The RNA shown here (c-di-AMP riboswitch aptamer (ydaO/yuaA leader)) has 148 nucleotides and comes from Streptomyces sp. QHH-9511. The sequence is in RNAcentral, with records from Rfam.
[in-house]
This record gives sequence, C1' cells and structure tokens, in this order.
RNA sequence: CGUGCGCGUGCGCCGAAUCCUGAAGAGGAACCGGGGAACCACCACUUGGGGUGAAUCGGGCCCUUCCGCACCCGUGCGGCAGCGCUCGUAGGAGACCUUCCUGCUCCGAACCCGUCAGCUAACCCGGUAGGCGAGAAGGAAGGAAAGG
Repeated sequence: CGUGCGCGUGCGCCGAAUCCUGAAGAGGAACCGGGGAACCACCACUUGGGGUGAAUCGGGCCCUUCCGCACCCGUGCGGCAGCGCUCGUAGGAGACCUUCCUGCUCCGAACCCGUCAGCUAACCCGGUAGGCGAGAAGGAAGGAAAGG
C1' cells in the first nucleotide's frame, strides 16, 4: 500500500548502544561512561553525599503513612514525606554536518553506588539497552558529498 492488527525486509529518527570473527562459549575493533596523582581549585560547620541520563526545579488538587494540637473521642485543623493527576519550567530532540536568528511540534522518564568519589598523567573498572515512523520549516555563513 482505503483502514486496523500481526510477521518479515529495506530505509530513517532518538540514544554510547554499532561492526567484525566464531558452531558455540567467547574474542576483537569502534564508541560511551566511571574511578584514580602532581599542579590547580575548594579550604570552616550542617541538612549525608555522589553517578548514568536532556530529564531539573516549582505551583495547584486528591489520597495515604507518620507527627503535633484541639475537643463533642472519632472527627477536625496544621506539618513532614510519598503515590497519582494536572499546570509550568532549567534542559533536550526534530531527515548531510557545524554556528547564528526567527518559528512550530514533541520529550522533560527511569535507575545505580551505599556514608565514599573536585580536577586528574600513568593505571584500573564497566556499558553497547530500549523506544519510534510524528514531520516545520524559513533565512545567513562555512563545510561535506554527488554530478558536470
């Protein structure tokens, strides 16, 4: 592909999350992240702190645990924290790449270490998952690639 669902293939997007060898276990390349001197930075104390990631910080509503107060003794009020919903927001992404301007759409999650980590040469350790097919681009500059 009229539409929906499922499977496969190809192309593409977010992301470090790709490629090669092997029958497999596994190994290698490439990419990414963490730990870790000197110099430098911080130099006090405390609510512990730190890391991956764009994913941080607030407002409102509802519920629950706990704490406090009041009394009419099971209700009311106040507070901390958490789940959920919602409105914003630091920040991030959007079809060759980079920078800038204008504009639109979407995301703004989750997890780990365990009282310990500033930077960091040598050195050490670990990761290579998952999700998606929405389309909004216009302008300026510099590249790359293809063609002549």

The source organism's lineage runs through Bacteria, Bacillati, Actinomycetota, Kitasatosporales and Streptomyces.